[in-house]
RNA sequence: AAAGCCGGUCAGACAACCGCUGCCAUGCAAGUGGGAGAGGAAAGUCCGGGCUCCAUAGAGCAGGAUGCCGGCUAACGGCCGGACGCCGUGAGGCGAGGAACAGGGCCACAGAGACGAGCGUAUUCAGUUACGGUGAAACGCGGUAACCUCCAUCCGGAGCAACACCAAAUAGGCAGACAAUGACGCGGCUCGCCGAGUCUGCGGGUAGGUGGCUGGAGCCGGUCAGCAAUGACCGGCCUAGAGGAAUGGUUGUCCACGACAGAACCCGGCUUAUCGACUGACUUUUCCA
Numbered sequence: 001a002a003a004g005c006c007g008g009u010c011a012g013a014c015a016a017c018c019g020c021u022g023c024c025a026u027g028c029a030a031g032u033g034g035g036a037g038a039g040g041a042a043a044g045u046c047c048g049g050g051c052u053c054c055a056u057a058g059a060g061c062a063g064g065a066u067g068c069c070g071g072c073u074a075a076c077g078g079c080c081g082g083a084c085g086c087c088g089u090g091a092g093g094c095g096a097g098g099a100a101c102a103g104g105g106c107c108a109c110a111g112a113g114a115c116g117a118g119c120g121u122a123u124u125c126a127g128u129u130a131c132g133g134u135g136a137a138a139c140g141c142g143g144u145a146a147c148c149u150c151c152a153u154c155c156g157g158a159g160c161a162a163c164a165c166c167a168a169a170u171a172g173g174c175a176g177a178c179a180a181u182g183a184c185g186c187g188g189c190u191c192g193c194c195g196a197g198u199c200u201g202c203g204g205g206u207a208g209g210u211g212g213c214u215g216g217a218g219c220c221g222g223u224c225a226g227c228a229a230u231g232a233c234c235g236g237c238c239u240a241g242a243g244g245a246a247u248g249g250u251u252g253u254c255c256a257c258g259a260c261a262g263a264a265c266c267c268g269g270c271u272u273a274u275c276g277a278c279u280g281a282c283u284u285u286u287c288c289a
């Protein structure tokens, strides 16, 4: 220098103006001022957990998942380390991998015959003895469990539209009071008229509202332990919380002209999509000293 391999980071920048959703300060209020406002995948919902309810969630059956050894973790089918096999010159990549004398099933092509005892040829009194090209396996103590199965370990179910609280109107429920000895109604009272329910309380639920809701297995930096995943300690920080659902628009300047894509209870993974830019370790080949 070229080609490659494994990771990490960023995801147009700056400014002005006008909006939208929360928060803070101030104000009686109207308002004013300040500050915050999508992602590395917010996606698929494929695994795992937190949280909530299901009688107190305990046991069993069924069903499902996983399957070399050790470790990490809240947990995992994830991650790390180490064997083993295959691929690659190499860095490295890929690998559902326990058990086949518990049982059942299956064994392509070839081969006369393929699963359990028979068959072909020769031989013998006699399935008695010997041999059998092909094939992964042939006259057996064969192979196959990404076939059933067995073994070991793990898994209760539903999900924030979970769930909790406040709580109209109408209808219905329960209790009490009054009512054909006339309640209620006819605007206040009396008379009169009418003629069958009226009033009050309670409780459940609906509409609606509030919480759950974002301070968390959190993020950043450092030290220590460990090969590593990871853990412990110290310091600093607060970084969307809406809910028919905000996170936008316009203009100007610049560049390499900007991809995939939009939170909806939260978190750890995996997978998939992605214009490009930067960066670290390593490998192979060539050249120069």
Stems, first nucleotide, its partner, number of pairs: 001285004006280005012254007020037002023034004039260001043271002046269005051159004063155005068082005084095004098150002103148002105144003115140001119132004163211004173202006185193002218237008255258001

About this RNA:
Predicted 3D model of a 289-nucleotide RNA (Bacterial RNase P class A) from Thiobacillus sp. RNAcentral holds the sequence, with entries from ENA. Lineage of the source: Bacteria > Pseudomonadota > Betaproteobacteria > Thiobacillaceae > Thiobacillus. Its Rfam family is "Bacterial RNase P class A". The family's RNA type in Rfam is ribozyme. A source record names the gene rnpB.